[in-house]
Context: one part of a larger RNA
RNA sequence: AUCCGAUUAAGGGAACUCGGCAAAUUGGCCCCGUGUCUUCGGUAUAAGGGGUCCCUGCAUUUGUGAGUGUAUGCUUGCAAUUGCAGGGUGCAAUAACUAAGAUGGUCCGACUGUUUAACAAAAACUUAACUUCCUGCCAGCCCGUAAGGGUGUGUAUAGGAGGUGACGUCUGCCCAGUGCCAGUACUUCAAACUCCUUUCCAAGGGAGCAAAGAGCUGGUAAACGGCGGGAGUAACUAUAACUCUCUUAAGGUAGCGUAAUACCUUGCCGAUUGAAUGUCGGCUUGCAUGAAUGGCGUAACGAGAUCGUCACUGUCCCUAGUCGGAAGCCCCCGAACACUUCUUCUGGUGCAAAGGCCAGAGAUCUCCAGUGGGAAGCGAAGACCCCGUGAAACUUUACUGUAACUUGUUGUUGUGGUAUAAGUUUUGAUGUGCAGCGUAGGUGGUAGUUGUUAAAGCUUGGGCGCCAGCUCAAGUGUAGACGUCAAUGAGACACCACCCUUUGGAACUUAUAUUGCUAACUCUGGAAACAGAGGACAUCGGCAGGCGGACAGUUUGGCUGGGGUGGCACGCCGUUAAAAAGAUAUCAACGGCGCCCAAAGGUUGGCUCAUCUCGGUCAGAAAUCGAGAGUUGAGUGCAAGAGCAAAAGCCAGCCUGAUUGGAUUCACAAUAAUACUGGAUUCAAAGACGAAAGUCUGGUCUAGCGAACCCCUACACCUCCUUGAUGGGGGUUAGGUAUGACUGAAAAGUUACUCCGGGGAUAACAGAGUUGUCGCGCCUGAGAGCUCCUAUCGACGGCGCGGCUUGCUACAUCGAUGUCGGCUCUUCCUAUCCUGGUCGUGCAGAAGCGACCAAGGGUGAGGGUGUUCACCUAUUAAAAGGGAUCGUGAGCUGGGUUCAGAACGCUGUGAGGCAGUUUGUUUGAUAUCUACUGGAGAUGUGUGAUGUCUGAGGGGAAGGAUCUUCUAGUACGAGAGGAACGAAGGUUCGAAGCCUCUGGUUUACCGGUUAUCCGACAGGGUAGGCCGGGCAGCUACGCUUUAAUAGAUAAGUGCUGAAAGCAUCUAAGCACGAAGCCCACCUCGAAAAGAGACAUCAUAGAACUCUCAUAGAAGAUGAGGUUGAUGGAACUGGUGUGUAAGCACGAAGGCAACGACGUGUUCAGCAUGCAGUCCCCAAUUG
Repeated sequence: AUCCGAUUAAGGGAACUCGGCAAAUUGGCCCCGUGUCUUCGGUAUAAGGGGUCCCUGCAUUUGUGAGUGUAUGCUUGCAAUUGCAGGGUGCAAUAACUAAGAUGGUCCGACUGUUUAACAAAAACUUAACUUCCUGCCAGCCCGUAAGGGUGUGUAUAGGAGGUGACGUCUGCCCAGUGCCAGUACUUCAAACUCCUUUCCAAGGGAGCAAAGAGCUGGUAAACGGCGGGAGUAACUAUAACUCUCUUAAGGUAGCGUAAUACCUUGCCGAUUGAAUGUCGGCUUGCAUGAAUGGCGUAACGAGAUCGUCACUGUCCCUAGUCGGAAGCCCCCGAACACUUCUUCUGGUGCAAAGGCCAGAGAUCUCCAGUGGGAAGCGAAGACCCCGUGAAACUUUACUGUAACUUGUUGUUGUGGUAUAAGUUUUGAUGUGCAGCGUAGGUGGUAGUUGUUAAAGCUUGGGCGCCAGCUCAAGUGUAGACGUCAAUGAGACACCACCCUUUGGAACUUAUAUUGCUAACUCUGGAAACAGAGGACAUCGGCAGGCGGACAGUUUGGCUGGGGUGGCACGCCGUUAAAAAGAUAUCAACGGCGCCCAAAGGUUGGCUCAUCUCGGUCAGAAAUCGAGAGUUGAGUGCAAGAGCAAAAGCCAGCCUGAUUGGAUUCACAAUAAUACUGGAUUCAAAGACGAAAGUCUGGUCUAGCGAACCCCUACACCUCCUUGAUGGGGGUUAGGUAUGACUGAAAAGUUACUCCGGGGAUAACAGAGUUGUCGCGCCUGAGAGCUCCUAUCGACGGCGCGGCUUGCUACAUCGAUGUCGGCUCUUCCUAUCCUGGUCGUGCAGAAGCGACCAAGGGUGAGGGUGUUCACCUAUUAAAAGGGAUCGUGAGCUGGGUUCAGAACGCUGUGAGGCAGUUUGUUUGAUAUCUACUGGAGAUGUGUGAUGUCUGAGGGGAAGGAUCUUCUAGUACGAGAGGAACGAAGGUUCGAAGCCUCUGGUUUACCGGUUAUCCGACAGGGUAGGCCGGGCAGCUACGCUUUAAUAGAUAAGUGCUGAAAGCAUCUAAGCACGAAGCCCACCUCGAAAAGAGACAUCAUAGAACUCUCAUAGAAGAUGAGGUUGAUGGAACUGGUGUGUAAGCACGAAGGCAACGACGUGUUCAGCAUGCAGUCCCCAAUUG
């Protein structure tokens, strides 16, 4: 020096910076005074002023005493309070300590409160208040397998769940979607039950009955949520109250609005500023505001966010001084991490960033204090990115399950009534074609049946009805009434039996519904017995349906010029690439397929196309007809290639070879193996066509496709159950249903809360390569420049350079190379912004424009923004551009980006997400080597020393720039204007030195004063207490200095002068010419290994040691050591402070005692890092 903690600063006063961060200011008490807004409480200590100490006196209040001696009194003491008046000191009186800076605008949240123990204190959470939903008590909700428990020993003014978030003012439209609630004739619908079926049985199938749920119908938004587009139109323009149209569940209302929400955007206007990406107020077409996912206001409050103003300041201009501690120095103890040979620079090379390789340079050895450029330094198997058939957590309309809830059925589970339904039994009734006495159900038997136990008839009433009658009951009545026969008819009815249609009753059984009962069961009371309430419900168990991220287990593809998004290059075919065998890649190029056809197939026979020419009614370039030419230019179902003319094309006849069963072989698939699939050849069977030879196992060839399991179908066959038959199960063979991620899992997301294993096999930063892009230049010269390409500008084109932009590549780094901007500090380049020297000019001068040489020096201050950049302000000679790991975080900062919190907009069902916005958010470390800045020691330099030099080589900018005046109102110019060479004086920036002056500091010092302690005073201690001064020293804001010249050159200008009889600055020769180069100037420098020179000495000299400072971290350096002023003391002088103590006098007053303070003694006293004097002390002896 540095760090930590303090302290002070002239002038300016936020110019610093992301930002007044930090610091400073303010501060207590008393009195005065107090705007705006307001929920009238507040804001408020608003703001802004004044006072504050000491002494003296008087008065006052309270408490408590004393004296007097009896007066509700007077006098007076002590302790405290308050007020008034007078006197006084200092720079300053809450003198120290203690102790708000104030104020205005905006956002957010009402407030107090809470939170991420250890990176977020907030706008997040909470809150009172508002609101929705559930819940009637054995409530609902929650915990638990259950028993049981909480809410709660509470009861709707209660409890639970959700949303909003005081207050004020409001809270619009939408029920289509998703939820929730309600309803539900009908549809669908499980088990159970009933019935049917396969002869029983088993298994299977079907029908009936039929719960919840779903379908269906409604309601509900302070439920989840949502809330459009296109045209036209008003007498300036603009705009559109108005009209039209499409469309939706509804189309965003009030309010607010460039916002914590606005991309474009630094929107536009205004205020604020010299300047504003800021803030505020407006406008507002609002990418993508908006109404309890609350909208808009809002006093008060806030360690919240943001912008002004005043005050204040070392934040800054621009730094300086001081104090204490650490470190440094001395002594003692003594780790950890890390590391383990050595440890230069530049250029090059190299796995593309080397101390170690190559080349060159440098380099004697060793310590000490520092700085932090490098060791792609140390720390942590990168957290970003990708990968893993890794993990975890979370979400959901992923897949598959589960709890819970709910519904049905059954068991626990008993007993009645009523109603309904079904079945069985029983008992009644019922039955009209025509004909016939007539209301003839069918079949059979039979000639009798019935009546005082009351026939016929009559009256009344009920039921049925074809309206004719039938039947029943009651009354009356008192003796018959039917049948056979006859007639009619298909059939003859007295009576009996068995049935049918329709229908009534009864009994029993079952089911359903409902309503009782009590004894299971539950609850309440009770010790119990039991009583009461509920009650076959509920509870609990089984089976079954529904719902079911509440819970669980999992999945959530690959390729890929990183990954994602996109695409399919993921199966197959043709051509090219493909390099004349075969094979051959890319997210290479051009294209296709996932069929079609009963003829578009087989065979036999026949024919010739496209196009052109000529001729010909309508008829044309082109219709149909005739003639000719016509080697494929046509056609071939479909892409391309290959192929095809008595055909593979076109037409016709007859057919089904587009058939069945084997074998061999080829391609897919170049080697061994390889499924599916697709071809070719061939044998056998039965065929088609053809006279026959013969052809035919689909389409001229190459695409047109799919494993196993499960399931279905077909034919016969095999087998099991069965005595057999029937039926069923299994198998063989063939066919079908699909996996297109196409050799084929059954499968959605998020992670910024994250984790693990890996990768430089793979991205983001930086490097490297490349250079499209970018920047710069050159060539050409259309054009313009009045004329004229080239004073100046330069199109269309062409050729390069650079490696700053942005890309590309993925070479190095993922067991880590810290990432934007700023600050600080250094160096380099030149494609030069200024300054210097020149040339051209469309250069009169002045000012310019363009070009050449030139890198010595300079290139500044502010506003808003994180900004780089860009914009703006005022200056300036100029406010040039770049590199150095986009130089620089073991140097700083941390505003931005890029963790965890939170909010807005948008997006997503959601978890979440957003190169969108906003607010908040831990920056490690003791330096080993090297490097650098300084300081020492040792050795060498062939004798050792003491001095003085030389200067190889190194460093420097030691100076740069500008203004004014004179030259000169001159040259020039019509004028307006208006230079230069040279000279003088300033200013500014830089550099070096210094402290006389000015300023700062001054914890030596002097003084004032507060609190407290010691002390009678005097005088001291503590907080440097605070405050006022201040020498030396150190310093800047102060002072001093910062010249001229020479040499060689650049661009350029010349002289002479040929090659080239001229011309020519050049070829030979000669001369000028710049802030640049080299000297000069300042400085280091014999370790300059080529190790130098000179003088002196010759036993000298040096070190230690001692006193020290003009020196200093330690060493070192310098002064001195008795022949001495080196240090100390003393004295003298100077300097600082400001007039000591003591004494005397004065002093407001007071009866007095007393008395702050003043004056004099006193320019005193005190101090003294300075100078001098002086050997008093110490530098002795060695």